Context: one part of a larger RNA
């Protein structure tokens, strides 16, 4: 002296930017935090239309708009939260070959021709509930053959294996008509090949403290064959060698998430690792795997335990280290708040739902910056108040008066910008049989804000509503008075006080700071 995710006293007026459970990886009521597609499909509880029927109460009919539940796709593997574990190829540097990789880009080929089922629904039926169980019926982009596959796998080089799905738009011809076929678009299926992204694995060096830990290892080192992975590999089994690793610290105890960075410091270096950002670890404790391009899966599943809850005692249900919010722990850490307008994100042609992710808004001076608590003028140097050598001094132009501004805060008007899009329309190019449709550019129109009583401008009234805290014996800027009397007390060190204390208490009065200012902890 600089710095903090602080914390405590005393105080306390505005805005702006950030930041806020550091301790119980403690247990949590309650709400939300993952959906979405009827342009895959069979429908048709609710709601509106429409039709029909009505005893006027209503009833029927999925015809249309939507759409509850079910089959079915994609997404629930990312977004977010947390630091228990982990001394380890976890992490960082920089290589590296034996891999995989939805969705996305490019490229090249195909997409034909059948089958048989389960949900939903009906029936019956258990069970208090969670949910269960038989019959029955049916639909696809759910399932399975079969065909055809250059490429693609397997090969003893002869060959032999494997695919797929369809939906929506529009136009023409034919039809009485729905609608079939055909043609074109558009999304989408399959198979291969490269490519971007992502991800598994492997090396060499780096990575804290104790040697009052000195020896440690039997899948253990290595090989050979079998098996397993998407993939090297004792990953893992079987034979076979005995080997590997250690004072360049093996093994063992202790702590500990790594890192870009942050803090300090001239640097060297020490201390950290909140917030942002990337890696990697967890998800009530242990364990497993299923599904899928990806999990051994925070808000899937299954077993075991410990807790909590329902129960008709038979037998179920639950996991906030997500957002908020209790309780408990604590020197301590916030709204059970908005809204999807923006940014991204899933899903969907799309319109749009969904999104405590994110923008916001609340809450605290917890941090850093800004800004105002007024300005000029005023000596009779008023009044008090303090001291006093009693002549005076200081408090002090301070204030009081007189001119005078009007930030912020107050009330009242106005008023950006974050908003481009999606949608309509015009024209142009491109596909095409086409002026539909679809795609790309280019104008016009319309239209979308939580924040938000936004920012910001302006009027109005009045100095009006807005300073305090520590110190004042040296260090170290600031000194007198009174009280007390080794007491009460102070203190960072050094020391103060036992009757004149600049050192304790008060009071004038300085002094430093300043919406803070002191203490405490903690690091350079």
């Nucleotide at each position: 002296g600089a710095u903090u995710g602080a914390a405590c006293g005393c105080u306390g007026g505005c805005g702006g930017u950030a930041u806020g459970c550091u301790u119980a990886a403690c247990a949590c009521a309650u709400g939300c935090a993952a959906g979405u597609c009827g342009a895959a499909c069979g429908g048709u509880a609710a709601c509106g239309g429409g039709u029909c029927c009505u005893u006027c109460g209503g009833g029927a009919u999925g015809c249309c708009g939507a759409c509850g539940a079910g089959u079915g796709g994609c997404g629930g593997a990312c977004c977010g939260g947390u630091g228990a574990g982990u001394a380890a190829c976890g992490c960082g540097u920089a290589g590296g070959a034996a891999u995989c990789u939805g969705c996305c880009c490019a490229a090249u080929c195909g997409u034909g021709g059948g089958g048989g089922a389960c949900a939903a629904c009906c029936u019956g039926g258990g069970g208090a509930a969670a949910c269960c169980c038989a019959g029955g019926c049916u639909a696809a982009u759910a399932c399975c053959g079969c065909a055809u596959a250059c490429g693609c796998u397997c090969c003893a080089c002869g060959g032999a294996g494997g695919a797929a799905a369809g939906c929506g738009g529009g136009c023409c011809u034919c039809u009485g008509a729905a609608u079939a076929u055909g043609c074109c678009c558009g999304c989408g299926c399959g198979a291969u090949u490269g490519g971007a992204u992502g991800a598994g694995c492997c090396u060499a060096c780096g990575u804290c403290g104790g040697a009052u830990u000195a020896g440690c290892u039997a899948g253990u080192u290595g090989g050979u064959g079998g098996g397993g992975u998407a993939a090297a590999g004792g990953c893992u089994c079987a034979c076979c060698a005995a080997g590997g690793c250690g004072a360049c610290g093996a093994u063992c105890c202790g702590u500990a998430g790594c890192u870009g960075g942050u803090c300090u410091g001239a640097g060297a270096g020490g201390a950290u690792g909140a917030u942002c950002a990337g890696c990697c670890a967890c998800a009530c404790u242990g364990g497993g795997a299923c599904u899928g391009a990806g999990a051994c899966a925070c808000g899937g599943c299954c077993c075991a335990g410990a807790c909590u809850c329902c129960u008709a005692c038979g037998g179920g249900a639950g996991g906030c280290a997500g957002c908020a919010g209790u309780g408990g722990g604590g020197a301590a850490u916030a709204u059970u708040g908005g809204a999807c307008a923006a940014u991204g994100g899933g899903g969907g042609c799309a319109a749009c739902c969904c999104u405590g992710a994110u923008c916001c808004a609340g809450c605290a001076a917890u941090a850093c910056c800004g800004c105002g608590u007024g300005g000029g003028u005023g000596a009779a140097g008023a009044a008090g108040g303090c001291c006093u050598g009693c002549g005076g001094g200081u408090u002090g132009u301070a204030a009081a008066g007189c001119c005078c501004u009007u930030u912020c805060a107050g009330u009242g008007g106005g008023g950006a910008g974050g908003a481009a899009a999606g949608c309509c329309u015009a024209g142009g190019c491109g596909u095409u049989a086409a002026u539909a449709g679809c795609g790309c550019c280019u104008g016009g129109g319309g239209g979308u804000g939580a924040c938000g009583u936004u920012a910001c401008c302006u009027a109005c009234a009045g100095a009006a509503g807005a300073a305090g805290c520590a110190c004042c014996g040296g260090c170290c800027a600031a000194c007198u008075c009174c009280g007390u009397g080794c007491c009460a007390g102070c203190a960072g060190c050094c020391g103060c006080g036992g009757u004149a204390a600049u050192a304790c208490g008060g009071a004038g009065g300085g002094u430093g700071c300043g919406a803070g200012c002191g203490u405490u902890a903690a690091u350079c």
A computed fold for a 524-nucleotide part of an RNA from a metagenome, annotated as small-subunit ribosomal RNA, 5' domain. RNAcentral holds the full RNA, with entries from SILVA. The coordinates come from a structure-prediction model, not an experiment, and the mean pLDDT is 87. Rfam family: Bacterial small subunit ribosomal RNA. Gene Ontology terms of the family: structural constituent of ribosome and ribosome.